Description:
Predicted 3D model of a 73-nucleotide RNA (transfer RNA) from a Patescibacteria group bacterium. Its Rfam family is "tRNA". Rfam classes the family as a transfer RNA.
[in-house]
RNA sequence: GCCAGAGUAGCUCAGUUGGUAGAGCACGGCUUUCGUAAAGCUGAGGUCGAGAGUUCGAUUCUCUCCUCUGGCU
Repeated sequence: GCCAGAGUAGCUCAGUUGGUAGAGCACGGCUUUCGUAAAGCUGAGGUCGAGAGUUCGAUUCUCUCCUCUGGCU
């Protein structure tokens, strides 16, 4: 330099033939216990890597850029 893949909650990852974004763990509160752990209930937490384009509407489609991973040279 070229090609491919990935980037979504604190972490690990889903999701989407374009229509108000989810799970598990972690965290806060409550129940239970003499107390802790475990268990159960509940809550909070997201500019969906950045910017533009198409569209009534973009996490999803298109373009550019950034970061990471793998391959080729």